Lysine riboswitch aptamer from a soil metagenome, 170 nucleotides, folded computationally. The model forms 100% of the base pairs in the Rfam consensus. It matches the Rfam family "Lysine riboswitch aptamer". About the family: Riboswitches are metabolite binding domains within certain messenger RNAs that serve as precision sensors for their corresponding targets. Rfam links the family to the GO term lysine biosynthetic process. RNAcentral holds the sequence, with entries from MGnify.
RNA sequence: AGUUGGAGGAGCGAAAACCAAAAGUAAGCAACAUGAGAAAAUGAGUUCAAUGAUUGUUGUUGAAAGGGGAAUUUGCCGAAGUUUUAAAUGCACUCAUCUGUUUUUAAAACUGGUUCUGUAUUGAAUAAGUGCUGAACUGUCAUACAGGUAACUGUAUGAAGGGCUAUCUU
Repeated sequence: AGUUGGAGGAGCGAAAACCAAAAGUAAGCAACAUGAGAAAAUGAGUUCAAUGAUUGUUGUUGAAAGGGGAAUUUGCCGAAGUUUUAAAUGCACUCAUCUGUUUUUAAAACUGGUUCUGUAUUGAAUAAGUGCUGAACUGUCAUACAGGUAACUGUAUGAAGGGCUAUCUU
């Protein structure tokens, strides 16, 4: 230097079913009231609309997705994930601009792992995620000190997975 294995721990992902919640919400129907517009924004168009648009109230019927939970199955240990940028793509009546959002790819950067606090943001949410921040626990290696014949153990400090450890080859 390269090959092949392995470890950390409330370890990381995926899947269908189940459960809670979303929610008595959205939406449908009916009645009453309102009275000209409605379809994210702008422009043009199209469709619907005084046989009542829109909005509100009441009654009735009444979901789902994303996210989450414990277990099961399964792939694994940069597992995996996040951010930024660029390109492409789906959705929001059509086109154009634009806004928001989904998915994919590439590059760069960051994170050993987990938990918690504060704050901002996404979200129905006090769940959960993410950014920033501050702590705690834990694994690996190095250094220093102490103990020990040694292997090693304890304490402290520091570092990062392109690491650590075992094995083989050169």